Description: The RNA shown here (transfer RNA) has 72 nucleotides and comes from a Candidatus Omnitrophota bacterium. The sequence was found in a public genome assembly.
RNA sequence: GGGGCCGUAAUUCAGCGGGAGAAUGCUACGCUGGCAGCGUAGAAGUCAGGGGUUCGAAUCCCCUCGGCUCCA
Numbered sequence: 001g002g003g004g005c006c007g008u009a010a011u012u013c014a015g016c017g018g019g020a021g022a023a024u025g026c027u028a029c030g031c032u033g034g035c036a037g038c039g040u041a042g043a044a045g046u047c048a049g050g051g052g053u054u055c056g057a058a059u060c061c062c063c064u065c066g067g068c069u070c071c072a
Stems, first nucleotide, its partner, number of pairs: 001071007010024004018055001026042006048064005
């Protein structure tokens, strides 16, 4: 320098055009004499950044940034 994959909640990830979600973690309450554990409820996201396509983009296209990997 070139090719491929990836970037979504604190963490690990799902979501492939029309509701942003799960698990773990966190907070509150309840069960228990207490801890642990379990149950219920809740908070937490510029979907890496910018531009484009579209009535509508996390999703499709382009550029940039970052990570992993292959070739040179």

Its Rfam family is "tRNA". Rfam classes the family as a transfer RNA. Rfam links the family to the GO term triplet codon-amino acid adaptor activity. Its mean pLDDT, the model's own confidence on a scale to 100, is 84. Taxonomically the source falls in Candidatus Omnitrophota (Bacteria, Pseudomonadati).